């Protein structure tokens, strides 16, 4: 000097003028209005991918379906998040990624190529024998899977011995399987020993296993007011039994069980069975009306600072002090000017350096990225401007 | 705020439950015709919206992201 990698904080400041929203106080008549004081967008407010708080439904229980997570431990209100580690893969390295349980519970797939793709297998080839002898070729029989080819992957690898030729056939070292000292909370690691050389891959294939999950969401929900057609239609039940109970209907925003609630009738036709209507309870559809207002709406798993303790860390605990920090309702926080200490580009002086270049200062011009709360928090992901620091690698020079 | 569907050739659309991308129309060439159309034959045209991952292999399976279309919501 270049290239890379990891982490941290920030996201313009000040002043003036005018214009907004909310809160508190005063005045006004209690509205409107006026005055004073205070506060007023983000690290992502975004995507709506997760988790919760909160609210409503369900006697709030059980099960099925469905969904989620998936190595271990710790953290957290919780999580699919964070921290630390183990194992695997990528990278020269600093570091990065992991969807990381199970293929012997079962089912399924591995195209094309290739002899053969999991109950495997012989295309080329190697060796031996056969036909009077030798050689070449062809054919037949037997042996082989070491060599070659195909493929992402071929039923262990390298070397030596052995063999007719070969083969874990034998041996050594790896690989694999089993036992396993010791270490670790654990995932795991693992000295040493034994063994037969055989038991592919894919589960972001269906699935199995372990753990977790009721549903729906602030347009949740609570309340006030107004108006209409307290309209019309359809369906179920109003049953059995002295009683207990049974039956029927309805009820959570998937289903089943459980559970809860309702289940009184009246009239007419009619010999009975049965039917019709009214009423009661419940469900559904069509149509009509209102599209008004208040709350929810910000005091919190709150925030900031300091100290101590536990912990590798994430984080937790204790003590002291301080703060209240938007609450709109078609959506407020904006506009103008000045000064720059922020950024970019150009020019100039000086200094360092062999040079590429670097540093300070001055001048001119321009600018300020991504982008705006809508119930609130803890995360993830995506978009984006410059700054600071740690570490790794490369090159040149001394 | 909640829930779905889609993006593939110039246009309109298929592509199951992963095996190496198609049809029709339009375009170009040739044949036929006096010539055109029609018809017949053939040809070309593709980052499967974008990025990452799983896998031997991805339009298809998983994750992220961009754009388009549609549905639901109050009183009771």
């Nucleotide at each position: 000097g270049g290239a890379g990698u990891c982490g941290g904080a920030c996201a313009g400041a000040u002043g003036a003028u005018c214009g907004c929203u909310c809160c508190g106080g005063c005045u006004c008549a209690u509205u409107c209005g006026g005055c004073c004081g205070g506060a007023g967008a983000g690290g992502a407010a975004a995507g709506u991918c997760c988790g919760a708080g909160c609210c409503c439904c369900a006697c709030a229980g059980g099960g099925c379906a469905g969904g989620g997570u998936g190595c271990u431990c710790c953290g957290u209100a919780a999580c699919g998040c964070g921290g630390a580690g183990u194992c695997g893969c990528c990278g020269c390295g600093a570091g990065g990624c992991g969807a990381a349980g199970g293929a012997a519970a079962g089912u399924g797939c591995c195209a094309c190529a290739g002899a053969a793709a999991a109950u495997a297998a012989a295309c080329c080839g190697c060796c031996g024998g056969c036909a009077g002898u030798c050689c070449a070729u062809c054919g037949c029989c037997g042996g082989c899977a070491a060599g070659g080819g195909u493929g992402a992957a071929a039923c262990g690898g390298u070397g030596a011995g052995g063999u007719a030729a070969g083969a874990g056939c034998u041996c050594a070292c790896c690989g694999c399987c089993c036992c396993g000292a010791g270490g670790g909370u654990g995932a795991c690691u693992g000295a040493g020993g034994g063994g037969g050389c055989a038991c592919g891959g894919c589960a972001a294939a269906c699935c199995c296993c372990a753990c977790c999950c009721g549903g729906a969401g602030c347009a949740a929900g609570a309340c006030c007011g107004a108006a209409u057609a307290g309209g019309c239609c359809c369906c179920g039940c109003g049953c059995c039994g002295c009683a207990a109970g049974g039956g029927u209907c309805a009820g959570c925003g998937g289903c089943c069980c459980g559970c809860u609630g309702a289940u009184u009738u009246c009239a007419c036709c009619g010999a009975c069975c049965g039917g019709u209507g009214a009423c009661g309870c419940g469900g559904g559809g069509c149509g009509g009306g209102u599209u008004g207002g208040u709350c929810g709406c910000a005091c919190g798993a709150g925030c900031c600072g300091c100290a101590c303790g536990a912990g590798c860390a994430a984080u937790c605990g204790u003590g002291c002090g301080g703060c209240c920090c938007a609450g709109a309702g078609a959506a407020a926080u904006g506009a103008u000017c000045a000064u720059c200490a922020g950024c970019c580009g150009g020019c100039c002086u000086c200094g360092g350096g062999c040079g590429a270049c670097c540093g300070c200062g001055g001048c001119c011009g321009g600018c300020g990225a991504c982008a705006g709360a809508a119930c609130u928090c803890g995360g993830c992901u995506u978009a984006u401007g410059g700054c600071c620091g740690g570490c790794u690698c490369c090159a040149a020079c001394c | 705020g909640c829930c779905g569907g889609g993006g593939u050739a110039g246009c309109u659309c298929a592509g199951c439950u992963g095996g190496u991308a198609g049809a029709g129309c339009a375009g170009c060439u040739g044949a036929u015709u006096c010539g055109u159309a029609a018809u017949c034959a053939g040809c070309a045209g593709g980052u499967c919206a974008g990025g990452g991952g799983u896998u031997c292999g991805a339009g298809u399976c998983c994750c992220c992201c961009c754009c388009c279309c549609g549905g639901c919501u109050c009183c009771a």
Molecule: RNase P RNA; transfer RNA
Organism: Nitrospirota bacterium